[in-house]
Overview:
A computed fold for a 695-nucleotide part of an RNA from a bacterium, annotated as large-subunit ribosomal RNA, domain II. The RNAcentral record of the full RNA draws on ENA. Model confidence (mean pLDDT): 82 of 100.

Context: one part of a larger RNA
RNA sequence: GCCAACGACUUUCUGGACACAGCAAGGCUAACCCGAUAGAACGGGGCAGCCGUAGGGAAACCGAGUGUUAAUAGCGCGACAAUAAGUUGUUUAUGUAAGACCCGAAGCUAAGCGAGCUUGCCUUGACCAGGAUGAACCCCAACUAAACAUUGGGGGGAGGUCCGAACUAGUGGGUUGUGCAACACCCUUGGAUGAGUUGAGGUAAGUAGUGAAAAGCUAAUCGAGCUUAGUGAUAGCUGGUUCUCUCCGAAACAGUUUUCGGACUGGCGGCAACCCUAAAUUAUAUGGGGGUAGAGCACUGGAUGGUUUGCACAGGUCGAAAGAUCGGCUGACCAAUCAAACUCCGAAUACCAUAUAUCGCGGUUGCUAGUUAGACUGUGGGGGCAAAGCUUCACAGUCGCGAGGGGAAGAGCCCAGAUCGCCGUCUAAGGUCCCUAAAUUUUUGCUAAGUGUAAAAGGUGGUAAUCAACCAUAGACAGAUAGUAGGUUGGCUUAGAGGUAGCCAUCCUUUAAAGAGUGUGUAACAACUCACUAUUCAAUGGUUAGUUGCGCCAAAAAUGUAUCGGGGCUAAAGCAAAAUACCGAAGGCGCGAAUUUACUAUUAUGAUGAUAGUAUCUGGUAGGAGAGCAUUUCUAUCUGCUGUGAAGUCGCACCCGUGAGGGGCGAUGGAGCGUUAGGAAGAGAGAAUGUUGGU
Numbered sequence: 001g002c003c004a005a006c007g008a009c010u011u012u013c014u015g016g017a018c019a020c021a022g023c024a025a026g027g028c029u030a031a032c033c034c035g036a037u038a039g040a041a042c043g044g045g046g047c048a049g050c051c052g053u054a055g056g057g058a059a060a061c062c063g064a065g066u067g068u069u070a071a072u073a074g075c076g077c078g079a080c081a082a083u084a085a086g087u088u089g090u091u092u093a094u095g096u097a098a099g100a101c102c103c104g105a106a107g108c109u110a111a112g113c114g115a116g117c118u119u120g121c122c123u124u125g126a127c128c129a130g131g132a133u134g135a136a137c138c139c140c141a142a143c144u145a146a147a148c149a150u151u152g153g154g155g156g157g158a159g160g161u162c163c164g165a166a167c168u169a170g171u172g173g174g175u176u177g178u179g180c181a182a183c184a185c186c187c188u189u190g191g192a193u194g195a196g197u198u199g200a201g202g203u204a205a206g207u208a209g210u211g212a213a214a215a216g217c218u219a220a221u222c223g224a225g226c227u228u229a230g231u232g233a234u235a236g237c238u239g240g241u242u243c244u245c246u247c248c249g250a251a252a253c254a255g256u257u258u259u260c261g262g263a264c265u266g267g268c269g270g271c272a273a274c275c276c277u278a279a280a281u282u283a284u285a286u287g288g289g290g291g292u293a294g295a296g297c298a299c300u301g302g303a304u305g306g307u308u309u310g311c312a313c314a315g316g317u318c319g320a321a322a323g324a325u326c327g328g329c330u331g332a333c334c335a336a337u338c339a340a341a342c343u344c345c346g347a348a349u350a351c352c353a354u355a356u357a358u359c360g361c362g363g364u365u366g367c368u369a370g371u372u373a374g375a376c377u378g379u380g381g382g383g384g385c386a387a388a389g390c391u392u393c394a395c396a397g398u399c400g401c402g403a404g405g406g407g408a409a410g411a412g413c414c415c416a417g418a419u420c421g422c423c424g425u426c427u428a429a430g431g432u433c434c435c436u437a438a439a440u441u442u443u444u445g446c447u448a449a450g451u452g453u454a455a456a457a458g459g460u461g462g463u464a465a466u467c468a469a470c471c472a473u474a475g476a477c478a479g480a481u482a483g484u485a486g487g488u489u490g491g492c493u494u495a496g497a498g499g500u501a502g503c504c505a506u507c508c509u510u511u512a513a514a515g516a517g518u519g520u521g522u523a524a525c526a527a528c529u530c531a532c533u534a535u536u537c538a539a540u541g542g543u544u545a546g547u548u549g550c551g552c553c554a555a556a557a558a559u560g561u562a563u564c565g566g567g568g569c570u571a572a573a574g575c576a577a578a579a580u581a582c583c584g585a586a587g588g589c590g591c592g593a594a595u596u597u598a599c600u601a602u603u604a605u606g607a608u609g610a611u612a613g614u615a616u617c618u619g620g621u622a623g624g625a626g627a628g629c630a631u632u633u634c635u636a637u638c639u640g641c642u643g644u645g646a647a648g649u650c651g652c653a654c655c656c657g658u659g660a661g662g663g664g665c666g667a668u669g670g671a672g673c674g675u676u677a678g679g680a681a682g683a684g685a686g687a688a689u690g691u692u693g694g695u
Base pairs, nucleotide, nucleotide: 001695002694003693004692005691006690011098012097014095015094017092019090020089021088022087023086026051027050028049032045033044034043035042055062056061065077066076067075068074101240102239104237108230109229110228111227112226113225119204120203121202122201123200124199125198126197127196128194130163131162132161133159137155138154139153140152141151142150167191168190169189172187173186174185175184206222208218209217210216243628244627245626246625247624248623253266254265255264256263257262267371268370269368270367271366272365273364274363275362282357283356284355285354286353287352288351294345295343296342300339301338302337304335305334306333307332308331310329311328315326316325317324318323374399375398376397377396378395379394380393381392382391383390404415405414406413419593420592421591422590424589425588426587430583431582432581433567434566435565439580441579442578443577444576445575446574452569458553459552460551462550463549464548465547466546468544469543470542471541479536480535481534482533483532485509486508487507490504491503492502515530519528520527594618597615598614599613600612601611602610603609629684631681632680633679634678635677636676638674640673641672648668649667650666651665652664654663655662656661
């Protein structure tokens, strides 16, 4: 892991509620007693007590009234009437008290058991190869006149001394790590006469011991041991919670909360009863109030340009000064503007009311749930960066709780809401070359970039369309050929300034035309060139500016093309505009079947019902309601079945039921078992790191 068995909403008292039953202005008996009985069920008693039949008041008390009060007033609560019955029992769901659906803590308390492990201490024993160093002290010698002191030698054998086995410890590395081992093995290493190591016996423990102190150790257990009991501790937490079908069907919000992953009340669900055609829904019309979007500048505030007023004790520059100019503040006017906390204005929606139509909804009460972590998309706002698969509100949708088709694939996007069956049919979104169902469909254009099949500012003599101005057979535009002159080297400046450093002016003449010169160039000239002119050539042409469509550049990333799903596609299988046909879903329709609710008809019953028809309905999590299946056992029944084979087990392509399931047949098995109608539950397993057994 798998298989089998076991495994979780129970029981008792009690409250209110639905349903049913008995009796009813009454209802019920409790303990207990008597009878009967093998015993219980059962029959009788039990006038105690409880609920109801009257209320008001704190109460005394009074009473259809009473309390308040001085009151006969008023008022409160009652009576009267509308709407005027209780009580006992049974079932069901639910509340309270109990372990209260089951399993699960860490913990707290009490009483005991532990120092054969380990810590400290006590008593009594044991052990430490060998080597090194050489303290005190003693002796001798030298030195000395003799001493002291000193030096040398000999002896001696101290030490938490040194090296190093046993012993003890456990430093670094490795091995092991389902181990040899719940801490070991190998190499290496510290101590090794000491605060040393060790045996045996004894002693001290659970808020206590012991501790050269690490909260270490106290029997593989220690920031409070172990065992049993209180104990089914408590767990707003996690996990699990077992058969079927049918009907309805949420919430992730508001308020309060030592409250935010909990709870209570309301909201939203279900069921039942009652009310009811008006309220509610939708559409249209009419009538309302508003100050949002927009717009505006008339107020408030901001802000740009211009003209202008005033101020300066107090700015800068120029000037001898007068003053001028710039700048600052301030007022006015003109022009053009901005605003959630501006408004001279002002929608659409929404909201309220009325009317008409529509719809069959709607309301009240009672009982009883779940929900209070929401998600994305679109729109309107706040926060943030007009960031986020961000956050927070509002309105709507979908998901949540929704399957199906499309989007390559995808909770929240688009289409569309799955009762069941059909090898029928029509469509939606989206599609129709192949993968892949259906157009290689029709018409007209565009694109050449594989754009399509990712992106910006900016750039673009890519291409198509459009519009305007101007030029043009009196010859435009481009090209080619030729000319491009004189006064004059204009004046000034300058070393020079001759069209071409700079400043000023920029005329006249000859001409077809030619600037006191568009560039290159020279020291300055020169030279070349341009404007301008002629000739040639030749046009449904040319030049310039704008607008629009589709393109192009800008364009670099990490496993592998990899930003069309793929193949692949170019008068498309791309883009734009139009047209026709087809495909396409669990949508619509058709045929058949079932179900819910309502109504009608027939029929039956004590009652619920049954059949047929019409209309309607049937996605569904949490959750509510209804109807059933199966298991065990009891009572009655079939005067049931059974060795001519019960239960159980195995098999089947058979029958019945929407289903849980029921039956039939065959095999096995070898002794009990069922039908029908009721009662009662140890009443259904796939999950709980479930429990036990097997494998």